The RNA shown here (transfer RNA) has 76 nucleotides and comes from an Acidobacteriota bacterium. The coordinates come from a structure-prediction model, not an experiment, and the mean pLDDT is 84. The sequence was found in a public genome assembly. Rfam family: tRNA. Its family is annotated with triplet codon-amino acid adaptor activity in the Gene Ontology. It is annotated as a transfer RNA.
């Protein structure tokens, strides 16, 4: 340099072929307990990597950029 893949909550991952952004764990609060753990109940947490476009409507489709991973190649 060329090709391919990944990017969504603090972490690991979903989102039914474009139609209300979710789960588990973690965090916080509560119940329980002498206290804690466990268990149970509840709460909060998101510019869907960034930008642009298409569309009535984009996490999903198109283009550009960025980060990481894999393959091929070039120079030293």
């Nucleotide at each position: 340099a060329g090709g391919g893949g990944u990017g969504u909550a603090g972490c690991u991952c979903a989102a039914u072929u474009g139609g209300c952004a979710g789960a588990g764990c973690a965090a916080c609060g509560g119940u329980c307990u002498c206290c804690a753990a466990a268990a149970c109940c509840g709460u909060a947490g998101g510019u869907u990597a960034g930008g642009a476009g298409u569309u009535c409507g984009a996490g999903u489709c198109u283009c550009c950029u960025c980060a990481c991973c894999c393959c091929u190649g070039c120079c030293a």